The part of an RNA shown here (small-subunit ribosomal RNA, 3' minor domain) has 147 nucleotides and comes from Sphingomonas mucosissima.
The source organism's lineage runs through Bacteria, Pseudomonadota, Alphaproteobacteria, Sphingomonadaceae and Sphingomonas.
[in-house]
Context: one part of a larger RNA
RNA sequence: CACCGCCCGUCACACCAUGGGAGUUGGAUUCACCCGAAGGCGUCGCGCUAACCCGCAAGGGAGGCAGGCGACCACGGUGGGUUUAGCGACUGGGGUGAAGUCGUAACAAGGUAGCCGUAGGGGAACCUGCGGCUGGAUCACCUCCUU
Numbered sequence: 001c002a003c004c005g006c007c008c009g010u011c012a013c014a015c016c017a018u019g020g021g022a023g024u025u026g027g028a029u030u031c032a033c034c035c036g037a038a039g040g041c042g043u044c045g046c047g048c049u050a051a052c053c054c055g056c057a058a059g060g061g062a063g064g065c066a067g068g069c070g071a072c073c074a075c076g077g078u079g080g081g082u083u084u085a086g087c088g089a090c091u092g093g094g095g096u097g098a099a100g101u102c103g104u105a106a107c108a109a110g111g112u113a114g115c116c117g118u119a120g121g122g123g124a125a126c127c128u129g130c131g132g133c134u135g136g137a138u139c140a141c142c143u144c145c146u147u
Base pairs, nucleotide, nucleotide: 003110005107008103009102011100013097014096015095016094018092019091020090023087024086025085026084027083028082029081030080031079032078033077034076039072041070042069043068044067047065048064049063052061053060054059113134114133115132116131117130118129119128120127121126
């Protein structure tokens, strides 16, 4: 490259990340309950027992051992909570991508001025109603300022 300009949204295609998602797989953590090995501890200890104590002795005592019970407790089990990562039919929008589709909403008074809020409607940009703003063009008038 200057209106043969600029530019908006739906739709189609490709890729990227992402929200929802019946569920599913694993991790971390936590709660309740069940189980309760080994171990030391507590308790009982009628069975066993050379050393110590009593006794002439038999025997008894202390201590020890086996054994019983108990609380603690590792692992394990059942159920629940929290959190995190992966997968997940389907689904929502988003981003990006020279030459796709439909229209033409905005930029000039953009051909219905535009925009903001709100409500309704519509393939889409949008349209309509109500209220507001001028960051609206044009024409006329009024007030003020400057020359």